[in-house]
Context: one part of a larger RNA
RNA sequence: UUGGGCGUAAAGGGCGCGCAGGCGGUUUUCUCAGUCAGAUGUGAAAUCCCGGGGCUUAACCCCGGAAGUGCAUUUGAUACUGGAAGGCUUGAGUAUGGGAGAGGGAAGCGGAAUUCCUGGUGUAGCGGUGAAAUGCGUAGAUAUCAGGAGGAACACCGGCGGCGAAGGCGGCUUCCUGGACCAAUACUGACGCUGAGGCGCGAAGGCGCGGGGAGCAAACAGGAUUAGAUACCCUGGUAGUCCGCGCAGUAAACGGUGACCACUGGGUGUGGCGGGUAUUUACCCCUGCCGUGCCGAAGCUAACGCAUUAAGUGGUCCGCCUGGGGAGUACGAUCGCAAGAUUAAAACUC
Numbered sequence: 001u002u003g004g005g006c007g008u009a010a011a012g013g014g015c016g017c018g019c020a021g022g023c024g025g026u027u028u029u030c031u032c033a034g035u036c037a038g039a040u041g042u043g044a045a046a047u048c049c050c051g052g053g054g055c056u057u058a059a060c061c062c063c064g065g066a067a068g069u070g071c072a073u074u075u076g077a078u079a080c081u082g083g084a085a086g087g088c089u090u091g092a093g094u095a096u097g098g099g100a101g102a103g104g105g106a107a108g109c110g111g112a113a114u115u116c117c118u119g120g121u122g123u124a125g126c127g128g129u130g131a132a133a134u135g136c137g138u139a140g141a142u143a144u145c146a147g148g149a150g151g152a153a154c155a156c157c158g159g160c161g162g163c164g165a166a167g168g169c170g171g172c173u174u175c176c177u178g179g180a181c182c183a184a185u186a187c188u189g190a191c192g193c194u195g196a197g198g199c200g201c202g203a204a205g206g207c208g209c210g211g212g213g214a215g216c217a218a219a220c221a222g223g224a225u226u227a228g229a230u231a232c233c234c235u236g237g238u239a240g241u242c243c244g245c246g247c248a249g250u251a252a253a254c255g256g257u258g259a260c261c262a263c264u265g266g267g268u269g270u271g272g273c274g275g276g277u278a279u280u281u282a283c284c285c286c287u288g289c290c291g292u293g294c295c296g297a298a299g300c301u302a303a304c305g306c307a308u309u310a311a312g313u314g315g316u317c318c319g320c321c322u323g324g325g326g327a328g329u330a331c332g333a334u335c336g337c338a339a340g341a342u343u344a345a346a347a348c349u350c
Base pairs, nucleotide, nucleotide: 003322004321005320006319007304008303012318014201015200016199017198021194022193023192025088026087027086028085029084030083031082033081034080035077036076037075038074039073040072041071042070049065050064051063052062053061054060091191092188093187094186095185096183097182098181103177104176105175106174107173108172109171110154115149116148117147118146119145120144121143125136126135162169163168206247207246208245209244210243211242215241216240220236221235222234223233258317259316260315261314262313263312266295267294268293269292270291271290272289273288274287275286276285299306300305323350324349325348332343333342334341335340
C1' cells in the first nucleotide's frame, strides 16, 4: 500500500462560514459521453499455456494452436450514470400569525457584602491556628452606630431548567441585533449535503499601549511546621484578575463520540408551542412536533457499556490512526513584539 479502524486500546479537526472538488429527490422527451454487446484491424518474434515432433532420456530445440485482460475504427442496445430541454413537490427556502429563552452588542440604574475614610459610643485586647507566632491595638484597635468613597461580583428565584456553532452566557431597565421552535395556509421549484485550501469566532493564562484597582492573589517577605520545608498552615503582598483598543490562538476546547439524511419495540420525568376532551378550561386525562434527562427490547461491543439525542441498520462527504520510547522534540518553513504556535522527522533503543 491493500485492509482494518477512530467513547475508554493509536486515532474526530476547538467551533463555524464557505470557493474548488465529491455526492445528490421525482417525472417526460432528446442525446449516447460513461456503461454493455457484436464485427474488423492491431496487439513483432522469442518467453508462458495446450497439442504434436527431434536429439537414447531430460534440460534444450522445432512445428502448430491458444492467449495477449489493451488500443483504434465501426455497427448496435438505452435500464442506470452523465449532458440538453421541459414538468412536479415530498428535500431546501420565502411569506403570515404566535409564544419561549443567562443568545450577542451598547447605555443607564439597584441593593446586599468586603475594604478604606470621617464622626459618635466604648476599653483592652483583636486576629489567627492542630497549637502558636509574625501581624494589628492605649497615637484608642476589635465590637457597635451614622455618614461618605471606590471597585468587583450579582444571594434567594435556580432546576440532570433555558439559550448559543463552539468557546461560553445569570441583578434590573431601555435601545440595536442573531438564531431556533410551533400553527395554518400560500408561494419559489432541487435552489440540496459535505467541504481540501481559505476566511472568521475562539476559556483561562500571557503580551503591547492607556486607564482602573475593593476583594482575591502567582512572584516575593515574614511567622510556624520539619531532620530539612525554596511546600502544605498563618500574617502581609506585587503582577494579574476589571475596562478600552490591539496581539496571541492554545485546553481533559470532553459527550474523550465529525457533519448531514433515512430506517429500527417501549417505559418514565422535564422545558417550549399546539390539537382533542372536560364543570369553558387552576389542574387532571388523551394526543402532535421540537428540545433536554433517566431506565431499558432487539441489535451492537473485547468488556464496560450504547440503545429513536445509537456506540443499532444503511448512505454521502471531510478529518484522523498504523508498536513503545526518542517526540509533538530537532531541523527547515510560515505566523508572532515576545512567550511561543502551526507544520513535522531521523539516528538510536526496547